This is a predicted structure of a 156-nucleotide RNA (glmS glucosamine-6-phosphate activated ribozyme aptamer) from an Acidimicrobiia bacterium. Its Rfam family is "glmS glucosamine-6-phosphate activated ribozyme aptamer". Gene Ontology terms of the family: catalytic activity and regulation of gene expression. Rfam's curators write: This entry contains a glucosamine-6-phosphate activated ribozyme that is found in the mRNA for GlmS. GlmS is an enzyme that uses fructose-6-phosphate and glutamine to generate glucosamine-6-phosphate. The ribozyme catalyses self cleavage of the glmS mRNA that is thought to regulate GlmS activity. Its mean pLDDT, the model's own confidence on a scale to 100, is 80.
[in-house]
Formats: sequence, C1' cells, structure tokens
RNA sequence: GAGAUACAUACAGCGCCUGCCCUCGCUUGAGCGAGGUGACGAGGAAGAGGGUUAUCGAAAUGUUCGGCGGAUGCCCUCUCGGCCGCUCACGGUCGUAAUCGACGGGACCAAACCCCGGGAGUGAUCCCGGACCCAGAGGCCCGGCGGAUGUGAGCC
Repeated sequence: GAGAUACAUACAGCGCCUGCCCUCGCUUGAGCGAGGUGACGAGGAAGAGGGUUAUCGAAAUGUUCGGCGGAUGCCCUCUCGGCCGCUCACGGUCGUAAUCGACGGGACCAAACCCCGGGAGUGAUCCCGGACCCAGAGGCCCGGCGGAUGUGAGCC
C1' cells in the first nucleotide's frame, strides 16, 4: 500500500426523564398498571487542564414548561502551529481560510409550522414522502476608518 472478514456508524442544539399534562385498561371519586409528549433548523472542532446557566434566529395557543446529563462556544494556563524578511529566543496576535476591531454596503442562505399523500398504533401520538414560504448570527466579498506589522543576536 492492496484485499478479505468481523464490529462500529463515531450522533453534539444532542441524548434522557422521577414533575405537570395527555391516552388506554382496570377499579372507582380517588388510585393502580401500561403508554404518549417533552427544541425547528442555521452556525460551530489544533491538543490538554480548569472555570462557565455555551452562539443565532424561526415558530408559538399547555410543554420549545420543568429537571438531569453531555457538548465543537467564551475566558484563563500550558503545548503545537501560522503571521510579524529568514533562523533562534522573547513579545504580540491569530487557529490551518491562522490581520484584529467597530461601522456602511453586498452575495449566499434553513427547517419546523401550514397544505397534500402514505404508513404504524384501540388511542394519546409517532414515522416517511411531496409541494411551498420566510431568518438572524457566524464566515465570505467590497469600501473607507482605527489598531498591529515589534525587540535582541546572527544572516541577507
């Protein structure tokens, strides 16, 4: 590096459920048992440790309520890496698209919901397909503004 076999499908706005509520059954005026519901997408990862109620909008007509766990966020420390002409050290800044900040402009944009159809269930409800509409943040592009583009040694 190639092939075969076995296992896993690594999920991450993600998982779970003792409250409330809803359904079914049995008893009955209050319980028992069995179930259901419990976040819609967008965006997000150099590694380790610690801290932390971890970004953005959409929809609402009990529940996207309430609770638990986790987590790609943010902050601090260290390591690694990019940049500051090259190498090393220090310092600063950023995270592989490795130049930061606020502002103005621009392109790209979602799913649920609603509607139609199908499937599972006694039911609450759940699953699938089709059609169709609309975000914000982040990143990107453009513009001007502000900041940074360093210090020492050696080299050029």